[in-house]
Context: one part of a larger RNA
């Protein structure tokens, strides 16, 4: 890993339960027992007790409907009207006492079966531990007993012999001697290194490597036991097990946490908020689903209208509060420098504070002030007596939320993080968007056909190489936007389209031909300064025009040039604002993406006819569900769908009834037919050889794909 069998909301007592059906009903039912029988059943007793027939009060202790009076629904021509509603009346507690609070006109109780809930293992499987009792030192730890083992070889402590030395000694050679947790290394013991090889549960070989007379190895018996030993100390070791062995047993411990949890269809469907909890992986109430019952007339607010209400945006600044930018001005303000004065005092200037003016700012600023939102009314609109809305009551889930879109707090930002609020996703399929939970289009009962959204019509690829009028040359671009992508700030005499001023046939602009002159080389400076280093003035003539000189250029001059003028030439020109397109600015590590191919339009702005395209519309057929409908025909509306509510069905084994098959061939297996929305049923072949079933009932150890399930198989 398959495959086959197994594998999970039960049971028993209870409940201030709840809802059906039945039994009896102001009562109902007995439990232990006990008796009888055809003896686990079942009949007959059996009223202790248990709820129920009266509250109210802390209590002491008191103690309940007039069936009066209105209103009213189904119904009914009305009158009337069960239930229901308002009132009125009463019980009690409390109060002095208005008056308040419970409670009063009679339905229960047992029993069955469902939901639910308690308490037990309580749907199943799973700990890590706790704690008792037993077992265990054949491996290991330490010790003790009784034994056994180190091959060779190096080195040469004491002690001592001679000899040399001395008064004597020390001491010196030079034998001998054989010490040591010495040495080298073989058994043996050990496990550093390759981080070698194998093995593939747990170690095992090879290499090298410590150590080898000892705190040494090593056999055998033997002692120490689980909070407890042993330990030259790693929490090591204590039978492949140790931060407390191992077996049973407590035990189905507990587990708010993982994972699992078994046939169909059919209605309707959530929440991921608020509040409380040692609470945030959970619960408990609320709020949101679901299903009954009551009740009997409105309910909802989409959209207009109209009265209010508010202090957002936004505006505003001598309307306040702060906060603030330049300029005046005013107080001397116990201030700081500083000049004047002998000293009072007085100037300036900087700082405070006030006023004036200028120009700003603001969540905790408002003289102002919407849009919206929120309340009342009124119409329209939806829903509703085919029973809404409400109310009561039985069952949940859910309290991890996420993206967008707007508005806000926090953050340099985020597919971030906190709130409002609306959607969607979740729990929502179909189309588009290359591909993509939430973006765009659409909310999917079955088929079929037709028209259309969104988004698209050169090929991949359905549908225009479609019409018209403009932009772009840059492969710009071929993106609705987000996240991927990719861009800004500032430039551009790329290119278009507008539009302002101001020049122009009395000739504009550019270009080309001439002019550009004189008093002067202004005056000062200065080595020199002569339109052009610097300073100061910048007049006057002659002109068509011509600076006391725009720029170059000299050491100063010279020389070239502009500014200005004429002349040619012949028609728009210049300086600028807006807008479109488009360029640079533009940098990344294998080659590389507009989904691609490609395209110059198959880009891109206007505009127009058509076409294509979806479970959306609309047809026509079929189903189901409420509803009107005595039925049937017929209508109306609906029928996505996690968690969950409620509903009705399918199938297994086992009783009972009632019918039935079967060796003329059960069951059960393989195959084909066929019916049903499904779950599932029938028929016939063929294998199979002895037991099945259908009808209405009733009860369950009742449905299998997943749990790292369990068992077998292969």
């Nucleotide at each position: 890993g398959c495959c086959a069998g197994g594998g999970a909301g039960u049971g028993c007592c209870g409940u201030g339960g709840a809802u059906g059906u039945g039994g009896c009903a102001a009562g109902c039912g007995u439990a232990a027992g006990a008796c009888g029988a055809u003896c686990a059943u079942c009949g007959u007793c059996g009223g202790a007790c248990g709820c129920g027939c009266a509250g109210c009060g802390a209590a002491a202790g008191c103690a309940a409907c007039a069936a009066g009076c209105c209103c009213g629904c189904a119904a009914g021509c009305a009158a009337u009207g069960a239930g229901g509603g308002g009132c009125g009346a009463g019980g009690u507690a409390u109060g002095a006492a208005a008056g308040u609070g419970c409670c009063u006109g009679a339905a229960g109780u047992c029993a069955c079966a469902u939901c639910a809930u308690g308490g037990c293992g309580a749907c199943c499987c799973g700990a890590a531990a706790c704690c008792a009792c037993u077992c265990g030192a054949u491996c290991u730890a330490a010790u003790c007993g009784u034994g056994a083992g180190c091959a060779a070889g190096c080195u040469g402590a004491a002690g001592u012999g001679a000899g040399g030395g001395u008064a004597a000694a020390a001491c010196c050679u030079u034998g001998u001697g054989g010490a040591g947790g010495g040495c080298u290394g073989a058994a043996g013991a050990g496990g550093u290194u390759c981080u070698g090889g194998a093995u593939g549960c747990a170690u095992c070989c090879g290499u090298u490597c410590u150590u080898c007379u000892g705190a040494c190895u090593u056999a055998c018996g033997a002692u120490u036991a689980g909070g407890g030993g042993u330990g030259a100390a790693a929490a090591g070791c204590c039978a492949a097990u140790c931060g407390a062995g191992a077996g049973u047993g407590g035990u189905g411990a507990u587990a708010g946490c993982u994972g699992g949890u078994u046939c169909c269809u059919u209605c309707c469907g959530a929440a991921a908020u608020u509040g409380g909890c040692c609470a945030u992986a959970g619960u408990c109430a609320a709020g949101c689903c679901u299903c009954g019952a009551g009740c009997g007339a409105g309910a909802c607010u989409g959209c207009c209208g109209u009265u209010g209400u508010u202090g957002u945006a936004g505006a505003g600044u001598c309307a306040c509060a702060g906060a603030u930018u330049g300029g005046g001005g005013g107080c001397u303000u116990a201030g700081g420098c500083u000049c004047c004065g002998a000293a009072a005092g007085g100037g300036g200037u900087c700082g405070g504070c006030c006023c004036c003016u200028u120009g700003u700012c603001u969540a905790a600023c408002u003289c102002c002030g919407a849009a919206u939102g929120c309340a009342g009314c009124g119409g329209c609109g939806u829903c509703g007596u085919a029973g809404a809305c409400c109310u009561c009551g039985g069952g949940a889930g859910u309290c991890g939320g996420g993206g967008c879109g707007u508005c806000g707090g926090c953050g340099u930002a985020a597919g971030g993080u906190u709130g409002a609020u609306g959607u969607c996703c979740a729990a929502g399929a179909g189309g588009g968007g290359a591909a993509c939970a939430a973006c765009c289009c659409a909310g999917a009962c079955a088929u079929a056909c037709a028209u259309u959204a969104a988004g698209g019509u050169c090929c991949c690829u359905a549908a225009g190489u479609a019409u018209c009028g403009a932009u772009u040359c840059a492969g710009u671009g071929u993106g609705a936007a987000a996240g991927g992508c990719g861009a800004a700030a500032g430039g551009u005499u790329g290119u278009c389209a507008a539009u302002u001023g101001c020049c122009a046939c009395a000739g504009a602009c550019a270009g080309c031909g001439a002019g550009g002159a004189g008093g002067u080389a202004g005056g000062c400076u200065u080595a020199g300064a002569a339109g052009c280093a610097g300073c100061c003035a910048c007049c006057c003539u002659u002109u068509a025009a011509a600076a006391a000189g725009u720029g170059c250029g000299u050491a100063a001059c010279a020389g070239c040039u502009c500014a200005c003028u004429c002349g040619u030439c012949a028609a728009g020109g210049c300086c600028g604002u807006u807008g479109g397109u488009a360029c640079c600015u533009a940098c990344a590590a294998u080659g590389g993406a507009c989904g691609g191919g490609g395209c110059u339009a198959a880009a891109u702005c206007g505009a127009u006819c058509a076409c294509c395209g979806a479970u959306a519309u609309g047809u026509a057929u079929g189903g189901c569900a409420a509803c009107c409908c005595a039925a049937a025909a017929g209508g109306u509306u609906g029928c996505g769908g996690u968690a969950g509510g409620a509903a009705g069905g399918c199938g297994u084994u086992c009783c009972g009834u009632g019918c039935g098959g079967g060796c003329a061939g059960a069951a059960c297996g393989c195959a084909g037919c066929u019916c049903g929305a499904a779950a599932g049923g029938g028929c016939c072949g063929c294998g199979g050889g002895a037991c099945c079933g259908c009808u209405u009932g009733g009860a369950a150890a009742u449905g299998a794909g997943a749990a790292u399930c369990c068992u077998g198989g292969c």